The prediction has a mean pLDDT of 76. A computed fold for a 384-nucleotide RNA from Solimonas sp., annotated as Bacterial RNase P class A. The RNAcentral record of the sequence draws on ENA. Of the family's consensus pairs, 92% are formed in the model. Rfam family: Bacterial RNase P class A. The family's RNA type in Rfam is ribozyme. A source record names the gene rnpB.
[in-house]
């Protein structure tokens, strides 16, 4: 100097002026003054918790979720450290990463044979038994691959052919023997564990659990429009008192029956139903108050720990409103783009300039993001 990896941070600044939403003070009020007012993701609402109401003895089944090991945490599907596997020269990155030797199931076509100990199409062999031919007096020998056979190296099929490569061995072959690699419900050692190492075993046990399933652990439901309190008008509920005519019962309070009147259903009659006034009580609607922001809070320092994190001390207060404010304009600086160029870091013009925007509150994850800053580390080149 170039190319990268990981982590952290900022994400326009200052001023003037006009507004917007809470809070405090003054004021009868109008208003005046002071002070505060978005984010790293406020987002998606995907996980986990606090809080609130409802449900709930305990246990089991079902359903859903999580899934290498250990730790952290209020909790998690998050984080940290470690193991294993894959990628990268490397710094590093990625991983639904428990069990296939409990059981069930799945795999087209091709192929001789495809899941239990399965299979021989081409091929290889001539050791064994038989046949045939030749030689030999005979025992037998030689030849032949013809029958019975032996084999699975090579070819072929396939995603996959029952460990792989090599040497030895053999009639030809074969873990038949050996070396290395792979494999193993073996033994020992290290580690809390995942797992690793050494020795041993000639090799048996293919894959799929993001198929059913098995194992271990976890899980009640709804959500601040949760919930709590205060509480009109109108209608409806309850209680008490009062109210038209007649009859009956009763000492009475009152009860029962009938009628009249009004309203409703209905075209009308009959019929059926309802009934007025005053006071009080309770539920509940509108409305208001609360929940509401001081909290698993933020900053600094120290201690413990590899770390996530925990503990202690000191300091700070930082939006809380209702469909909901946090904005507009101008100037200077910063940034970006274009042009001119006497190439000075010069002049002119243009762009308000990333993603986005609180709604009960926290911890995560994921996604979006112009431009810029800092730190640690890796590889390559050059110079000393």
């Nucleotide at each position: 100097g170039g190319a990268g990896u990981c982590g952290g941070c900022c994400g326009g600044g200052c001023a003037a002026u006009c507004g917007c939403c809470g809070c405090c003070g003054c004021g009868c009020a109008a208003g005046c003054g002071g002070g505060g007012g978005a984010g790293g993701a406020a987002a998606g609402u995907c996980c986990g918790g606090g809080c609130u109401c409802c449900a709930c003895a305990g246990g089991g089944c079902a359903a859903g979720g999580u899934g290498c090991c250990a730790g952290g945490u209020a909790a998690c599907g998050c984080c940290u450290g470690g193991g294993c596997g894959g990628c990268g020269c490397g710094a590093g990155c990625c991983g639904a990463c428990g069990g296939a030797a409990a059981g069930u199931g799945c795999a087209a076509c091709a192929g001789a044979g495809a899941g239990c100990c399965a299979g021989a199409c081409c091929g290889c062999c001539g050791a064994a038994c038989g046949g045939u031919g030749c030689c030999g007096c005979a025992a037998g020998g030689c030849a032949u691959g013809c029958g019975u056979g032996g084999c699975a190296a090579g070819g072929g099929u396939g995603a996959a052919a029952c460990g792989g490569u090599g040497c030895g061995g053999u009639a030809a072959g074969a873990g038949c023997g050996c070396a290395c690699c792979g494999c193993g419900a073996g033994u020992c050692c290290g580690g809390c564990a995942a797992c690793g190492g050494a020795c041993c075993g000639g090799c048996a046990u293919g894959g799929c659990a993001a198929a059913c399933c098995c194992c271990a652990c976890c899980u009640g439901g709804a959500g601040c429009a949760a919930g709590a309190c205060c509480a009109a008008a109108u209608a409806g509920g309850g209680a008490a008192g009062g109210a038209c005519c007649g009859g009956c019962g009763g000492u009475g309070a009152c009860g029962c029956c009938g009628g009249a009147c009004a309203c409703g259903u209905g075209g009308c009659c009959c019929a059926c139903g309802u009934g007025c006034c005053u006071u009080c009580c309770g539920g509940g609607u509108a409305g208001g108050u609360u929940g509401c922001u001081g909290g698993a809070g933020c900053g600094g320092c120290g201690c413990a720990g590899c770390g996530a994190u925990g503990c202690g001390c000191c300091g700070c207060c930082u939006a809380g409103a209702g469909g909901a404010a946090u904005g507009g304009u101008u100037g200077c600086c910063g940034g970006g783009g274009c042009g001119c160029c006497u190439c000075g870091c010069g002049c002119g013009c243009c762009c308000g300039c990333a993603c986005a925007g609180a709604a009960c509150c926290c911890g995560g994850c994921u996604u979006a993001c112009a431009g810029g800053c800092c730190g640690a580390c890796u590889c390559c080149g050059u110079u000393u």